[in-house]
RNA sequence: GACAAAGGCAAACCCAGGGUGACCUGGGGACGCAAAGCCACGGGGCUCGGGGAACCGAGUCAGCCGGGUUGCCGAA
Numbered sequence: 001g002a003c004a005a006a007g008g009c010a011a012a013c014c015c016a017g018g019g020u021g022a023c024c025u026g027g028g029g030a031c032g033c034a035a036a037g038c039c040a041c042g043g044g045g046c047u048c049g050g051g052g053a054a055c056c057g058a059g060u061c062a063g064c065c066g067g068g069u070u071g072c073c074g075a076a
Base pairs, nucleotide, nucleotide: 001073008033009032013028014027015026016025017024018023031063037069038068039067041066042065043064044061045060046059047058048057049056050055
């Protein structure tokens, strides 16, 4: 990829647990998603610490963008 079919994931919010925090895990729940599978490699957002500042360090987000990598179904 077709206004097809099968199957999948699950935002906000709520509950429980973890973390100083961003946020994470499990359950409920669906706003959405064709890689909303995986990887912090480049840019970026956010958090914590340091710094007068520029910025530095440690984290976090793959559902912000790019890149890498693997992959289900399937007509014309």
This is a predicted structure of a 76-nucleotide RNA (c-di-GMP-I riboswitch aptamer) from a soil metagenome. The RNAcentral record of the sequence draws on MGnify.